Molecule: transfer RNA
Organism: Proteobacteria bacterium UBA981
């Protein structure tokens, strides 16, 4: 330098054109308990890597850049 996979919540990930963007774990609050753990209920937490384009509408499609993994030279 070229090819390729990926970047979505604190962590691990789902979501491949239209919902208010979701789950598990974690955090916090409550219930329960003598206390803790477990269990149950709830709450908060997101520039969907960055910029531009296409579209009535983009996390999703296209382009460039960037970061990480893999391959080739």
């Nucleotide at each position: 330098g070229c090819c390729u996979u990926g970047g979505u919540a604190g962590c691990u990930c789902a979501g491949u054109g239209g919902a208010u963007a979701g789950a598990g774990c974690g955090a916090c609050c409550g219930c329960c308990u003598c206390c803790u753990a477990a269990g149950c209920g709830g709450u908060a937490g997101g520039u969907c890597g960055c910029a531009g384009g296409u579209u009535c509408g983009a996390a999703u499609c296209c382009u460039g850049c960037u970061c990480a993994g893999g391959g080739c030279g």